Record summary
A computed fold for a 73-nucleotide RNA from a Candidatus Altiarchaeota archaeon, annotated as transfer RNA. It was read from a public genome assembly. Model confidence (mean pLDDT): 81 of 100. It matches the Rfam family "tRNA". The family's RNA type in Rfam is transfer RNA. Gene Ontology term of the family: triplet codon-amino acid adaptor activity. From the family's description: Transfer RNA (tRNA) molecules are approximately 80 nucleotides in length.

[in-house]
RNA sequence: GCCUCAGUAGCUCAGUAGGUAGAGCGUUGCCUUGGUAAGGCAAAGGCCGUGGGUUCGAUUCCCACCUGAGGCU
Numbered sequence: 001g002c003c004u005c006a007g008u009a010g011c012u013c014a015g016u017a018g019g020u021a022g023a024g025c026g027u028u029g030c031c032u033u034g035g036u037a038a039g040g041c042a043a044a045g046g047c048c049g050u051g052g053g054u055u056c057g058a059u060u061c062c063c064a065c066c067u068g069a070g071g072c073u
Stems, first nucleotide, its partner, number of pairs: 001072007010025004019056001027043005049065005
């Protein structure tokens, strides 16, 4: 220098032939208990890596860039 893959909640990951996104663990509150743990219920938490383009509408399609992993020379 070139190629491929990944970037979504605090962490690990889903998701979508384009119509404003979910799970598990964790956090907080309540119930339960004499009190913990375990269990149950509920809630908070994300403008989907950044910037453009296409579109009525982009997390999804296109381009560039950034970060990480792997490969080639």